Predicted 3D model of a 163-nucleotide RNA (c-di-AMP riboswitch aptamer (ydaO/yuaA leader)) from Blastococcus aurantiacus.
It matches the Rfam family "c-di-AMP riboswitch aptamer (ydaO/yuaA leader)". Rfam links the family to the GO terms cyclic-di-AMP binding and regulation of gene expression.
The prediction has a mean pLDDT of 76.
This record gives sequence, structure tokens and C1' cells, in this order.
RNA sequence: GGACGGACGCCGCUGAGUCGCCCUCGUCCCUCUGGGACGCGGGCGAGCCGGGGACCCACCGCACCACCGGGGUGAGUCCCGGACCGGACACCGCUCCGGCCGGGUAGGGCACUUCUGAGCCCGAAUCCGUCAGCUAACUCGGUAAGCGGUAUCGGAAGAACGG
Repeated sequence: GGACGGACGCCGCUGAGUCGCCCUCGUCCCUCUGGGACGCGGGCGAGCCGGGGACCCACCGCACCACCGGGGUGAGUCCCGGACCGGACACCGCUCCGGCCGGGUAGGGCACUUCUGAGCCCGAAUCCGUCAGCUAACUCGGUAAGCGGUAUCGGAAGAACGG
């Protein structure tokens, strides 16, 4: 001097998930009758996001039969296949339901913004509890989590910065 990896700080991305103040506790620091930084938890306010909830509007022809609960947050839905697993139908399975695996797909993300070509990645989870169209007033909640170190390349139009 270089390469790789890690920690802290800093900067940033997805996302509503940010900002300010106060309290308890803990750790640490200082120039220590005190002051400060950070963190768990709690409270208040502002901002942001979401649920419920009128009129109007939307939906709604009649009768019979059969089957099925429905809805919300979120990009995260739907379809196909499987000599796999479990369950239901008295029994059976070329039936149905759920799970698992694989493939595709609505949709979402790829670092200032929008549009666009190619490429890559995701396509989860969870809540309400038989109940919800929209929705002013009103009302009830949330404000997490994960990741990166210029994060794929190109085109067009802007923004910002610098001269």
C1' cells in the first nucleotide's frame, strides 16, 4: 500500500411505522450538592397509516333446488401438478378439505423523482369471531420489523447540487 471479513459510528433503503416533551429503571460519561448520552418499559402532544360508523349513492326481479361462513391489515393473490402427509364422507377413492413440495401468476421491490427496455428478488404472516358496501359527525387502534454500504444495466423528461 492492497484484498477479504467483523465491530462501532455515520449515511441510507423497504415500510404509515416519524418528531417533540415527561416519568420509572438500567448502563456509561463528565469539569460531580449536579449535569449529560444511550437503552427497556410507560405517559402526553403533533404528524402519518388503518378499522368501525349516516343521509345521498351503490347493491337488490320472482320461485325452487344444491353448495358455501364472511371480513380486515399487508405487494403477498389466484391457478396447475405431485404413486407425499393428515382428516372428512358408515366403508372405498379417479371425491372433498387442510398441510408439505414443485412450477406459474395478479401484485410489489431493485437507493433523488416519474415514464420506459432488459434483468434480478419477493410473492409472507396475522387479526376479528358469524359481524362490517360507500360514509360527514363521531369512535377504536397502529406508529413495528427487516436490510444495505452506492446497493443491476440502459434510454427519455425533470429535480437537486456544483461551476